[in-house]
The prediction has a mean pLDDT of 75. Bacterial large signal recognition particle RNA from Halanaerobium saccharolyticum subsp. saccharolyticum DSM 6643, 267 nucleotides, folded computationally. Lineage of the source: Bacteria > Bacillota > Clostridia > Halanaerobiales > Halanaerobium saccharolyticum subsp. saccharolyticum.

RNA sequence: CCGUACUAAAUGGGGCGGUAGCGGUGCCCUAUAACCUGCAAACCGCUAUAGCAGGAUUGAAGCCGUGGCUGAGGAUUUUUUCUUUCAGGGUCUGGCCCUGAUAAGUAGUGUUGACAAUUGGGUCUCGCGCAAUGAAGUCUUGUGAACCCCGUCAGAUCCGGGAGGAAGCAGCGGUAAACAAGUCGCUUCAUGUGCCGCGAGGGUGCCUGGUUCGAGCCAACUGUCAGGGUAACGCCUGGGAGAAAAUCUUCGAAACACGGUGUGCGG
Numbered sequence: 001c002c003g004u005a006c007u008a009a010a011u012g013g014g015g016c017g018g019u020a021g022c023g024g025u026g027c028c029c030u031a032u033a034a035c036c037u038g039c040a041a042a043c044c045g046c047u048a049u050a051g052c053a054g055g056a057u058u059g060a061a062g063c064c065g066u067g068g069c070u071g072a073g074g075a076u077u078u079u080u081u082c083u084u085u086c087a088g089g090g091u092c093u094g095g096c097c098c099u100g101a102u103a104a105g106u107a108g109u110g111u112u113g114a115c116a117a118u119u120g121g122g123u124c125u126c127g128c129g130c131a132a133u134g135a136a137g138u139c140u141u142g143u144g145a146a147c148c149c150c151g152u153c154a155g156a157u158c159c160g161g162g163a164g165g166a167a168g169c170a171g172c173g174g175u176a177a178a179c180a181a182g183u184c185g186c187u188u189c190a191u192g193u194g195c196c197g198c199g200a201g202g203g204u205g206c207c208u209g210g211u212u213c214g215a216g217c218c219a220a221c222u223g224u225c226a227g228g229g230u231a232a233c234g235c236c237u238g239g240g241a242g243a244a245a246a247u248c249u250u251c252g253a254a255a256c257a258c259g260g261u262g263u264g265c266g267g
Stems, first nucleotide, its partner, number of pairs: 001267006009058003012030005020047005035055005063260005070254001073251003078246012092234001094233001095230008104222003108217002116212008124201006130194002132191007139182005149174004157166003
């Protein structure tokens, strides 16, 4: 060095999570030539030689170690931007609402005369009156008292010798209270009454007539200015979640490079 039979070893690794820790089951990444069965999340098996049990295969390279400006992917720190959500603010030439001013524009109004000035009247207040309406009374008519109202009082009664007289029921007539109706007139009171009259007051506003003057007036919308408010939205401040980019630290599959590792027998 070659052949052959074995043995150690291997038959995936890593991140996250979980755990005192390790490995597994779980999720994810990577890689493949990458065994089979059983166990397991309120978990399973173990303890620094850190899955266990049983079977199968490969076997000294597909084993073991080292390296770096190689490196999929995961975890961490910080920053920026964007999206979204919650809370707060009221400073903002923002938005929205209100008020005031202005009169540039639009609209309206005005030589059939604006604004202003002056003057009369009304509206308003008070007093008086008139009218209307209502109520009560008066008034008119009718009804209306067994007796305790009036007049006249037959009969009957009483007094008287008589003439005559007295009281008086029924009837007739009338009347009071009361009731009913009428209502022309009169009186009193009242009024959410009145195109009503007279007098006085008030003059702020409004309406209206006359006179003078001769071109503005108005402020609905837009614009401008000022003040106040609001917080759906924008804005600002803070917190949470998500995404993207960069950055820090860390783990790291895989690939690459370099190195290391047996035993028996035969040639």